Context: one part of a larger RNA
RNA sequence: GGACGAACGCUGGCGGCGUGCCUAACACAUGCAAGUCGAACGGAGUAAGAAUUUCGGUUUUUACUUAGUGGCGAACGGGUGAGUAACGCGUGAACAACCUGCCUUUCUGAGGGGGAUAACACCUGGAAACAAGUGCUAAUACCGCAUAAGACCACAUAUCCGCAUGGAUGAGGGGUCAAAGGAGCAAUCCGCAGGGAGAGGGGUUCGCGUCCCAUUAGCUAGUUGGCGGGGCAACGGCCCACCAAGGCGACGAUGGGUAGCCGAGCUGAGAGGCUGAUCGGCCACACUGGAACUGAGACACGGUCCAGACUCCUACGGGAGGCAGCAGUGGGGAAUAUUGGGCAAUGGGCGCAAGCCUGACCCAGCAACGCCGCGUGAGGGAAGAAGGUCUUCGGAUUGUAAACCUCUGUCCUAUGUGACGAAGGAAGUGACGGUAGCAUAGGAGGAAGCCCCGGCUAACUACGUGCCAGCAGCCGCGGUAAUACGUAGGGGGCGAGCGUUGUCC
Numbered sequence: 001g002g003a004c005g006a007a008c009g010c011u012g013g014c015g016g017c018g019u020g021c022c023u024a025a026c027a028c029a030u031g032c033a034a035g036u037c038g039a040a041c042g043g044a045g046u047a048a049g050a051a052u053u054u055c056g057g058u059u060u061u062u063a064c065u066u067a068g069u070g071g072c073g074a075a076c077g078g079g080u081g082a083g084u085a086a087c088g089c090g091u092g093a094a095c096a097a098c099c100u101g102c103c104u105u106u107c108u109g110a111g112g113g114g115g116a117u118a119a120c121a122c123c124u125g126g127a128a129a130c131a132a133g134u135g136c137u138a139a140u141a142c143c144g145c146a147u148a149a150g151a152c153c154a155c156a157u158a159u160c161c162g163c164a165u166g167g168a169u170g171a172g173g174g175g176u177c178a179a180a181g182g183a184g185c186a187a188u189c190c191g192c193a194g195g196g197a198g199a200g201g202g203g204u205u206c207g208c209g210u211c212c213c214a215u216u217a218g219c220u221a222g223u224u225g226g227c228g229g230g231g232c233a234a235c236g237g238c239c240c241a242c243c244a245a246g247g248c249g250a251c252g253a254u255g256g257g258u259a260g261c262c263g264a265g266c267u268g269a270g271a272g273g274c275u276g277a278u279c280g281g282c283c284a285c286a287c288u289g290g291a292a293c294u295g296a297g298a299c300a301c302g303g304u305c306c307a308g309a310c311u312c313c314u315a316c317g318g319g320a321g322g323c324a325g326c327a328g329u330g331g332g333g334a335a336u337a338u339u340g341g342g343c344a345a346u347g348g349g350c351g352c353a354a355g356c357c358u359g360a361c362c363c364a365g366c367a368a369c370g371c372c373g374c375g376u377g378a379g380g381g382a383a384g385a386a387g388g389u390c391u392u393c394g395g396a397u398u399g400u401a402a403a404c405c406u407c408u409g410u411c412c413u414a415u416g417u418g419a420c421g422a423a424g425g426a427a428g429u430g431a432c433g434g435u436a437g438c439a440u441a442g443g444a445g446g447a448a449g450c451c452c453c454g455g456c457u458a459a460c461u462a463c464g465u466g467c468c469a470g471c472a473g474c475c476g477c478g479g480u481a482a483u484a485c486g487u488a489g490g491g492g493g494c495g496a497g498c499g500u501u502g503u504c505c
Base pairs, nucleotide, nucleotide: 001505002504003503004502006501007500008499009498010497013374014373015372016371017370018369019367020366021332026330027329028328030327031326032325035072036071037070040069041068043066044065045064046063047062048061049060050059051058052057079285080284081283088210089209090208091207092206093205094204095203098202099201100200103198104197105196106195107194108193109192111145113143114142120135121134122133124131125130150177151176152175153174155172157170158169159168160167161166181190182189183188211257212256213255218248219247220246223245224244225243226242228240229239230238260282261281262280263279264275265274266273267272287308288307289306290305291304310321311320312319313318338364340363341362342361346360347358348357349356350355377407378406379405380404387398388397389396390395411446412442413441414440415439416438417437421432449494450493451492452491453490454475455474456473460489461488462487463486464485470477471476
C1' cells in the first nucleotide's frame, strides 16, 4: 500500500447493487416451512331438483366439501460444518462386477376368477395419547389360474469376439414370471403389465495430488492371502467356517494435534503466500448414540423403534417433544436484521385440467457493513466590513470567505400522470407499487465531518502546564520560553465518511 462477512470512537444527506451469528452443532415460547389427486374406491355431509309416499319417510340426479382405503410426492428443495487427514475432495481412468421411479423412443399384451379390510355401526378399556373386540362393504388395495412377444434359471449346442476372470448372438427342448382400470355421447385421452434402447441420476474400483509434530518408530488377529459358502443392485474379509503366515513402515506406518474439500477469493511483477463468507459442485450431519422398516431411491432434518440427557402434560397408571428450515426468544459475545408481503415471475410436488401447496423463490423492512454514483450550490462581489487570532502596534491573517447582487434546480417538497417485468390461442392475471420514470410548481431553502501538523510524513504560531497532567507506530517528547502534552487561531489530508484495533498478502 491492498484486502475484510469485521468491530470500536466521532460524524452522517440521497440513490443503485450486494452483504449481514465468524462466538454456544447452546436451549428454545409462538406461527408458518409438504402436500396433492373425488377423472382409483366405498361412505358421510351440505345445497338444488326429480320420482314415490301410509306425509314419518324412501329411492334417485346434479354440484360442492371431505375423515378413511388407495396412488404419487415426502430421499427434491432449504439449513449447518459438529465429525472426517479419508478414494472425503480435486483430477484422470475403469466396471467383461452394477442399479435407476418419473421422462423420451420402440416391441408385445391386458382373458377369467377369489378372499379380505379400513371407513361405518355397535361395544369395551383409558385422565389423555391411544388401543382392543364383534358385524358389514369398495377399489388402479391384496391373492391364485390362463396366455408369454419377451425376461430370468439350469441343460445341451453353434458362430463370432476380447482385456485375465471372460463377453455377445442364434437355433433347441425344460422350468419360473404379467396386467387395472378411469373420464367422455362418442372419437379419443389419461393410465396398467412384460421386454429393448436412450437421456439424466446414482453405486463401486484404481493412478496421482491433498496441513503440523519423529520431543509419536514400530503397527496389525478378520490382521494379509487362499479355498468354500452367505449376503448385496454389484465386486470385495463385507460376513462366516477351514487352511497358510502373512500385511504395513524413515518414499514416515502407527499415534497425537488441527481441519469439511474444490471451483474460486485476497495479495504479489511473477514464482509464491494466505483464505475457503456470499454464489456454484461434492461430502458429512439433523438433541446424543444405535438400528432397521417402507421404497426406484433413505438407514431418512419437520418418518418409525430402542437407549440416554433435557423440557413439558398427567387422574401417578402413563404419555408428548427435538428451529444446524423462515421469522422470532433467552444465553454467549466486540459483533450480525422483520415473529413483514406475495405466489405476479422463475422453479418444484400433485392433478386430464381448473387448481391447490411451496418461509424454495421474488419482493419489501432494518444496518454507511461493502462497492459505485450524486449532492450539500453556481457566477459576480474590496469598504479587503465586523468578529477572532497573531503582532515589532506599523500591520498581517482568517479572506471573495461573509454580507450583498444575478442565477440554477441535481437532490428535496407538493400536485398530476404513470410503466417494463405478462409468457400463455383470446380474454383475464403484478406482491413489488401509485414504486421507477415523466410533467408542473416552490424555494439556496433541508444536507460536513473526521484525522493529523517534531522526523519518518503533506501541514506553525499563541496561551496553559512544568518529568506533573499527558502523548507515543519507531526514534522519542514533558524537569518554566514545549511547532511532540491540553486549548485556541491558522494550516495539511481524506470526505458521507474519517480514524483506531484485529487478521492476511
Small-subunit ribosomal RNA, 5' domain from an uncultured Eubacteriales bacterium, 505 nucleotides, folded computationally. The sequence was found in a public genome assembly. The coordinates come from a structure-prediction model, not an experiment, and the mean pLDDT is 86.